[in-house]
RNA sequence: CAUCUAGAGGGGUGGAGGGACUGGCCCAGCGAAGCCCCGGCAACCACCUCGAACUUCGGUUCGGGGAGAGGUGCCAACUCCAGCAGGUCCGCAGCACAAGGACCUGGAAGAUG
Numbered sequence: 001c002a003u004c005u006a007g008a009g010g011g012g013u014g015g016a017g018g019g020a021c022u023g024g025c026c027c028a029g030c031g032a033a034g035c036c037c038c039g040g041c042a043a044c045c046a047c048c049u050c051g052a053a054c055u056u057c058g059g060u061u062c063g064g065g066g067a068g069a070g071g072u073g074c075c076a077a078c079u080c081c082a083g084c085a086g087g088u089c090c091g092c093a094g095c096a097c098a099a100g101g102a103c104c105u106g107g108a109a110g111a112u113g
Stems, first nucleotide, its partner, number of pairs: 001113004009038005017027003021083004039075003044071002047066008079109001084106007
């Protein structure tokens, strides 16, 4: 800096944890984490190709498309949900209002490249 509402799991081993943190809510002896094997998803990098700009003419950058043999990553739940700030609505019987709740936007944190 970019992306994070899509997608994709079996076996062996192991033996109680796991979902980052906190709270919630889930998953787990019908077998958690970890490790190994095989399979899959995706398309960030690498690769092929088209266009544009720049160029010291070697290329570089940006954008579109393709492929999946290479390097990563990933394969419960939206990053599982919330966390901080702002807003809309409900709560709220004429006007106003609390706890609390639903939703939207932005941020933080985190993950991957």
Description:
A computed fold for a 113-nucleotide RNA from a soil metagenome, annotated as SAM riboswitch aptamer (S box leader). The coordinates come from a structure-prediction model, not an experiment, and the mean pLDDT is 86.